[in-house]
Context: one part of a larger RNA
RNA sequence: UGACGGGGGCUCACACAAGCGGGGGAGCAUGUGGCUUAAUUCGAGGCUACGCGAAGAACCUUAUCCUGGGCUUGACAUGCGGGGAUUAGGCGGCGGAAACGUCGCUGACGCUCGCAAGAGUGGAACCCGUGCAGGUGCUGCAUGGCUGUCGUCAGCUCGUGUCGUGAGAUGUUGGGUUAAGUCCCGUAACGAGCGAAACCCCUGCGUUUAGUUGCCAGCGCGUUAUGGCGGGGACUCUAAACGGACCGCCGGCGUGAAGCCGGAGGAAGGCGGGGACGACGUCAAGUCCUCAUGGCCCUUAUGCCCAGGGCUGCACACGUGCUACAAUGGCGCGGACAAAGCGAUGCCAUCUCGCAAGAGCUCGCUAACCGCAAAAACCGCGCCCCAGUUCAGAUCGCGGGCUGCAACUCGCCCGCGUGAAGCCGGAAUCGCUAGUAAUCGCGGAUCAGCACUGCCGCGGUGAAUGUGUUCCUGAGCCUUGUACA
Numbered sequence: 001u002g003a004c005g006g007g008g009g010c011u012c013a014c015a016c017a018a019g020c021g022g023g024g025g026a027g028c029a030u031g032u033g034g035c036u037u038a039a040u041u042c043g044a045g046g047c048u049a050c051g052c053g054a055a056g057a058a059c060c061u062u063a064u065c066c067u068g069g070g071c072u073u074g075a076c077a078u079g080c081g082g083g084g085a086u087u088a089g090g091c092g093g094c095g096g097a098a099a100c101g102u103c104g105c106u107g108a109c110g111c112u113c114g115c116a117a118g119a120g121u122g123g124a125a126c127c128c129g130u131g132c133a134g135g136u137g138c139u140g141c142a143u144g145g146c147u148g149u150c151g152u153c154a155g156c157u158c159g160u161g162u163c164g165u166g167a168g169a170u171g172u173u174g175g176g177u178u179a180a181g182u183c184c185c186g187u188a189a190c191g192a193g194c195g196a197a198a199c200c201c202c203u204g205c206g207u208u209u210a211g212u213u214g215c216c217a218g219c220g221c222g223u224u225a226u227g228g229c230g231g232g233g234a235c236u237c238u239a240a241a242c243g244g245a246c247c248g249c250c251g252g253c254g255u256g257a258a259g260c261c262g263g264a265g266g267a268a269g270g271c272g273g274g275g276a277c278g279a280c281g282u283c284a285a286g287u288c289c290u291c292a293u294g295g296c297c298c299u300u301a302u303g304c305c306c307a308g309g310g311c312u313g314c315a316c317a318c319g320u321g322c323u324a325c326a327a328u329g330g331c332g333c334g335g336a337c338a339a340a341g342c343g344a345u346g347c348c349a350u351c352u353c354g355c356a357a358g359a360g361c362u363c364g365c366u367a368a369c370c371g372c373a374a375a376a377a378c379c380g381c382g383c384c385c386c387a388g389u390u391c392a393g394a395u396c397g398c399g400g401g402c403u404g405c406a407a408c409u410c411g412c413c414c415g416c417g418u419g420a421a422g423c424c425g426g427a428a429u430c431g432c433u434a435g436u437a438a439u440c441g442c443g444g445a446u447c448a449g450c451a452c453u454g455c456c457g458c459g460g461u462g463a464a465u466g467u468g469u470u471c472c473u474g475a476g477c478c479u480u481g482u483a484c485a
Base pairs, nucleotide, nucleotide: 001485002484003482004481005480007479008478009477010476011475012474013473015469016468019432020431021430022429026323027322028321029320030319031318032317033316034314035313042053043052065309066308067307068306069305070304071303074132078131079130080129081128082127083126089106090105091104092103093102094101095100109122110121111120112119113118134298135297137296138295139294143292144291145287146286147285148283150281155194156193157192158191159190160189161170162169163168174185175184176183200275201274202273203272205243206242207241208240209239210238211237215232219230220229221228246269249263250262251261252260253259325425329384330383331382332381333380334379335378341372342371343370346365347364351360352359353358391422396417397416398415399414400413401412402411438461439460440459441458442457443456444455
């Protein structure tokens, strides 16, 4: 100087408390351990691995992970030497599961000669040989890059000066204040940098500009009806620019300070709400399976191609989720209101068929114009009457649909039947302070299809509790002890 303490002081945080809803019990989905297996490819491992790399494992993907078949200058790059029409490629036959092997047919260009048929010659493709390619093989304890984490925590440092023999200290401590090393005051310090804040984006109010979306707002036309039409730039909206909030104003408190409390005005206050953004560093943290790269290793194979299987295996154990155990509910009929997205190898209206999944026929849409599309919870009416039930839907049987070369291993969906466990969950444990939790549906990426209950977004309805810091956990500053570095 740090680190540590079941030392102290001060101060924060859904850390506790207060409160609401969960997980731990059940069934299923998914990841992991274990076991099994010819193989169940690899990585990730307290917090910070475990719905993680996977934003899509039937083949492909895929990573020889397994079994079997095949190829070697190789699926891919480039140099040199030689060959180079009987070639490469295309089509077809045979063997084969394919890869591959083999056979037949067809089969280009430049230059020279030639009337032409054709002959000669050249360099690419291609073939042979040789340098080499290739490796998701090893080492993240050789690395770059990227990332997690402490932590959006308020810290981490430097120059000069001063003090100290020196390590170092001072500044950065102190008084107050803040979300903040934020600012003020004091001060052997005076300044400065990286962080905090601000500049950026979304959202909340308004103005201007702009109108093939919106509007009978005011007029006209038309309709069973609808901005359907003429027309209009009012409003809503859309999307660009600008305004607006700064403790600016008033009062009180405070050191005539920083600032704090209250009030007015205002769409909005005291960082308005959210996002992007994460300092010096820590964990030899993670990744050589994104990529890049040193070293090592394999080169008829640890490379390359193909078929089938496996990654989905199940007596178990754990994590993360979904659906429930019902009456604030379930079911039937009717009615209403979003936002954000996506879509011309795509989204698909209307109509017809089918109980349905879906099929058929086609309209429109390069999409504020057409479509996906119905939003659901909600509201109204009716049934159920507390029962393992009209709760719950696992499991299994049969029939059918869709994608795809192909759904046996191993896809999704529909109909009928079957209806399991489950009556609110032990110890222990998680999230959340407001448009939040809870609850309800909608969309998207990946994608032929889908195991998506995941992930990333969008809106609808919309709480309870806490102005406390004694305790648990983590963190910041000052101080103290130390036999630790």

A computed fold for a 485-nucleotide part of an RNA from an uncultured bacterium, annotated as small-subunit ribosomal RNA, 3' major domain.